[in-house]
This is a predicted structure of a 362-nucleotide RNA (Bacterial RNase P class A) from an uncultured Methylococcaceae bacterium.
Rfam family: Bacterial RNase P class A. Gene Ontology terms of the family: ribonuclease P activity, dimeric ribonuclease P complex and tRNA processing. Rfam classes the family as a ribozyme.
The prediction has a mean pLDDT of 77.
RNA sequence: GGAGUUGGCUGAACAGUCGCUGUCCGGUGUCUUUGCGACACUGGAUGGAGGAAAGUCCGGGCUUCACAGGGCAAGGUGCCGGAUAACGUCCGGGGGGUGCAAGCCUACGGAAAGUGCCACAGAAAAUAUACCGCCCUGCAAGGGGUAAGGGUGAAAUGGUGCGGUAAGAGCGCACCGCGCUCCCGGUAACGGGAGUGGCAGGGUAAACCCCACCUGAAGCAAGACCAAAUAGGGGGGCACAGGGGCAACCCGAACAUGCGGCCCGCAUGGCCUCCGGGUAGGUCGCUAGAGGCGCGUGGUAACACGCGCCCCAGAUGAAUGACUGUUCCCGACAGAACCCGGCUUACAGGCCGACUCCCGCC
Repeated sequence: GGAGUUGGCUGAACAGUCGCUGUCCGGUGUCUUUGCGACACUGGAUGGAGGAAAGUCCGGGCUUCACAGGGCAAGGUGCCGGAUAACGUCCGGGGGGUGCAAGCCUACGGAAAGUGCCACAGAAAAUAUACCGCCCUGCAAGGGGUAAGGGUGAAAUGGUGCGGUAAGAGCGCACCGCGCUCCCGGUAACGGGAGUGGCAGGGUAAACCCCACCUGAAGCAAGACCAAAUAGGGGGGCACAGGGGCAACCCGAACAUGCGGCCCGCAUGGCCUCCGGGUAGGUCGCUAGAGGCGCGUGGUAACACGCGCCCCAGAUGAAUGACUGUUCCCGACAGAACCCGGCUUACAGGCCGACUCCCGCC
């Protein structure tokens, strides 16, 4: 200098004017039993989106309902150890694959429990079997042996070599692979070594299934509280002119309430009081939290503990905006709605660290 791998940070800045919204401190007026408080107007101070606020895919808190215990079903997870409130997340490690390497990918338990499936091609896709070939026999047709070699296929009954044989074959032997036993290292996954068995007998479990472990359901429109009226329910007391009817009940004066400035009119109604449910509406839930920042200690790390400092949106027709000026590299993806830990996806540009390979020079 070139090519690449990987971890993290950032996500235009400043000033002015006018607005929107949360909180706090006042002022004025109205209501109210003095306060307290409520409402309206108004002055000041101060806070006001994100790294993903997103997808709503996992896990937890919180809430209501359900729940003695056990089992079945259904769903999920799946190498080992650790972290955590918990997880399918994270950290560390092992095996496998891949790359020269840094590194990256990995649902990675069981196919010597059972069942199913394996297109086409091929003799045969798994109780087995033999197309070409090879060997023996036979004049030939044929019969017998074989699975070395060829051919088919994604996949063909361990691989390489030597011996052996009529030709062949774990038939025998050596090494590799595999199973079993033992020893050593490791918490473990696993790794290494020794012995032993000629060798279990294809693949597929994000196919059924088996094994181990986990899971009650719904979600802040959860849920809790206050509570209007010519809307409803229940208890007690009082009243009910007059008329009809055996009664249940019906008609109905007066009175009260609503609409309305008042009258007429129309509609409704026994009155008073107490209790309870509850719609509209309001309040809470609601943002001080598995919180943030800094330092220290322990740990390889995820993380845990201790000390100090800080308060950092909380709306409910739903705020976070608009304009002007200056500067720059002229600005991407995108906007809270109960909260938190993750994962995944989107993203213009900029900054920092660690590492690998190649080339050149000293």